[in-house]
The RNA shown here (c-di-GMP-I riboswitch aptamer) has 89 nucleotides and comes from a Chromatiales bacterium. Lineage of the source: Bacteria > Pseudomonadati > Pseudomonadota > Gammaproteobacteria > Chromatiales. The coordinates come from a structure-prediction model, not an experiment, and the mean pLDDT is 83.
RNA sequence: AGGCUGCAAGGGCAAACUCGUCGAGAGGCGGGGACGCAAAGCCACCGGUCCGUCCGCACGAGGCUGCGGCGGGCAGCGGGGCUGCCGAG
Numbered sequence: 001a002g003g004c005u006g007c008a009a010g011g012g013c014a015a016a017c018u019c020g021u022c023g024a025g026a027g028g029c030g031g032g033g034a035c036g037c038a039a040a041g042c043c044a045c046c047g048g049u050c051c052g053u054c055c056g057c058a059c060g061a062g063g064c065u066g067c068g069g070c071g072g073g074c075a076g077c078g079g080g081g082c083u084g085c086c087g088a089g
Stems, first nucleotide, its partner, number of pairs: 004089001006086001012037002017032006035076001041082003045079003048074005054069005059063001
């Protein structure tokens, strides 16, 4: 120095819920709050999933329907990419 790993110390993030706020919605942001997290730091590239102020098709005929397109969300669903603190063994 690199790899595996997560022992210690110092720190970091923050699920549900809740208050405020933005959004049509999924959900975002801020406060409170901690279930968890060694990348729970960042990126929607692949899969997944969620939303529909839209479009098409199928089946229907009292659309909370299915599939596809388009647009949007989730990085705390998995994979992948980029970056990174400490340091026992």